[in-house]
Context: one part of a larger RNA
RNA sequence: GAUUGAACGCUGGCGGUAUGCUUAACACAUGCAAGUCGGACGGCAGCAUGGUUAGUAGCAAUACUAACUGAUGGCGAGUGGCGGACGGGUGAGAAACGCGUAGGAAUCUGCCUUAUAGAGGGGGACAACUAGAGGAAACUCUAGCUAAUACCGCAUAAUGUCUAAGGACCAAAAGCUGGGGCAACCUGGCGCUAUAAGAGGAGCCUGCGUCUGAUUAGCUAGUUGGUAGGGUAAAGGCCUACCAAGGCGAUGAUCGGUAGCUGGUCUGAGAGGAUGAUCAGCCACACUGGGACUGAGACACGGCCCAGACUCCUACGGGAGGCAGCAGUGGGGAAUAUUGGACAAUGGGGGCAACCCUGAUCCAGCAAUACCGCGUGUGUGAAGAAGGCCUUCGGGUUGUAAAGCACUUUAGGUUGGGAAGAAGGUGUAUUGUUUAAGAGAUGAUACAUUUGACUGUACCGACAGAAUAAGCACCGGCUAACUCUGUGCCAGCAGCCGCGGUAAUACAGAGGGUGCAAGCGUUAAUC
Numbered sequence: 001g002a003u004u005g006a007a008c009g010c011u012g013g014c015g016g017u018a019u020g021c022u023u024a025a026c027a028c029a030u031g032c033a034a035g036u037c038g039g040a041c042g043g044c045a046g047c048a049u050g051g052u053u054a055g056u057a058g059c060a061a062u063a064c065u066a067a068c069u070g071a072u073g074g075c076g077a078g079u080g081g082c083g084g085a086c087g088g089g090u091g092a093g094a095a096a097c098g099c100g101u102a103g104g105a106a107u108c109u110g111c112c113u114u115a116u117a118g119a120g121g122g123g124g125a126c127a128a129c130u131a132g133a134g135g136a137a138a139c140u141c142u143a144g145c146u147a148a149u150a151c152c153g154c155a156u157a158a159u160g161u162c163u164a165a166g167g168a169c170c171a172a173a174a175g176c177u178g179g180g181g182c183a184a185c186c187u188g189g190c191g192c193u194a195u196a197a198g199a200g201g202a203g204c205c206u207g208c209g210u211c212u213g214a215u216u217a218g219c220u221a222g223u224u225g226g227u228a229g230g231g232u233a234a235a236g237g238c239c240u241a242c243c244a245a246g247g248c249g250a251u252g253a254u255c256g257g258u259a260g261c262u263g264g265u266c267u268g269a270g271a272g273g274a275u276g277a278u279c280a281g282c283c284a285c286a287c288u289g290g291g292a293c294u295g296a297g298a299c300a301c302g303g304c305c306c307a308g309a310c311u312c313c314u315a316c317g318g319g320a321g322g323c324a325g326c327a328g329u330g331g332g333g334a335a336u337a338u339u340g341g342a343c344a345a346u347g348g349g350g351g352c353a354a355c356c357c358u359g360a361u362c363c364a365g366c367a368a369u370a371c372c373g374c375g376u377g378u379g380u381g382a383a384g385a386a387g388g389c390c391u392u393c394g395g396g397u398u399g400u401a402a403a404g405c406a407c408u409u410u411a412g413g414u415u416g417g418g419a420a421g422a423a424g425g426u427g428u429a430u431u432g433u434u435u436a437a438g439a440g441a442u443g444a445u446a447c448a449u450u451u452g453a454c455u456g457u458a459c460c461g462a463c464a465g466a467a468u469a470a471g472c473a474c475c476g477g478c479u480a481a482c483u484c485u486g487u488g489c490c491a492g493c494a495g496c497c498g499c500g501g502u503a504a505u506a507c508a509g510a511g512g513g514u515g516c517a518a519g520c521g522u523u524a525a526u527c
Base pairs, nucleotide, nucleotide: 001527002526003525004524006523007522008521009520010519013374014373015372016371017370018369019367020366021332026330027329028328030327031326032325035082036081037080040079041078043075044074047073048072049071050069051068052067053066054065055064056063057062089285090284091283098210099209100208101207102206103205104204107202108201109200112198113197114196115195116194117193118192120154122152123151129144130143131142132141133140134139160169161168162167175190176189177188178187179186180185211257212256213255218248219247220246223245224244225243226242227241228240229239230238260282261281262280263279264275265274266273267272287308288307289306290305291304310321311320312319313318338364340363341362342361346360347358348357349356350355377407378406379405380404387398388397389396390395411468413463414462415461416460417459421454424450425449426448427447428446429445430444431443432442433441434440471516472515473514474513475512476497477496478495482511483510484509485508486507492499493498
């Protein structure tokens, strides 16, 4: 000099854009953060509609009330499907094929895309529900009924699997929802099964690189290799049995300490050094330790089981919980924000869709934490006013500074107008494709209508009035900037040299000056 996720002191007008627990991976009250599908299913607790019956009012139409009815919209709980393996957080552990880079072969892959073939015929259950029982609760048990895109066989079987190459073996939901038709049947969309390929994703192996200590020198028994078997999606001591005695190491094994790695970031002319907040890629973790289940994918943050510590409820028999999600609380600390709004956009999950969910995200709030921009007026104005300070008492300086005069109105205030971010969705019409079809489905075009949290925001105009807006540090040398008063080795200053013991440009105050400026200094840290 540059820099920072900074903090502290004094001060503080506005806007834009970023950033904001670096410490206790400490403990957590409360709310929210993962649901969705009735176009898979049986149903109907609640809401709405319709129907039937009865009653009341009325001449009647009709209105109201009560009961019944899943008939319709829809739907609590339940069965079932997909998703809860993404997204979000944190950096404890790990010096490792963890990461980076370059390669490799023995693999798997839901949804998506392309293609081929199929989609026949049966069966038995279990929830919900009903009845009963236990329990303080959490919840559980017994008996009975029932549906399915839930479950299980049978048939069919190749470009699939196995093979001794003869052969053997393996699937599904006759589903759901539209349209035409008297019907048989025809046809569209979404699903289902098998196989082949793709895309994207994941697992595995290897070369090289990847902090420090020798006051750590020897380490190793599934250890190193082989054979056979098991296991896995897959190679492999991954595991087991047997056989051999190997394997690593001063080119630093083993052990100890420290640490998430990288793209990057800071500095520097570079080489290098330091660092790994935000953003992006990878890894690891989810109260601590262990384990598997389900599944295409987990050994699973808001799933399960066991053990432990802690907290809570309890009728003492037994139960419940996990913010390193977003807010928020206590604690620790020099120190780090709101228990906000919206799904309008982008993206994700479910759904044919409408739509629902989304503390991802987009926004708003707080903080001079950082960077950038703007303002706090402009011009004129010598009687060089008053006051302050200094003085050799003549004057000098503050100083065109102020006042005065003439203007301007950014920002702020008041007031009026007012976007873009909106693509889509729905309806109607025309038309193309599919089709037997003018149904339906789907694409294009036109018209209409509708969707904005931010927000009456950005921006534009009008009005009034200099009005509302400057501080901080320093002035002995380094280092830009000097005098007076007070103090008297005291009080104090200080980054280094050093100042202070009666004229201190070095302490304290004042006047003046210098430097930066909505900041300025100090401290800490890096180059």
Predicted 3D model of a 527-nucleotide part of an RNA (small-subunit ribosomal RNA, 5' domain) from an uncultured bacterium.
RNAcentral holds the full RNA, with entries from ENA and SILVA.
Rfam family: Bacterial small subunit ribosomal RNA.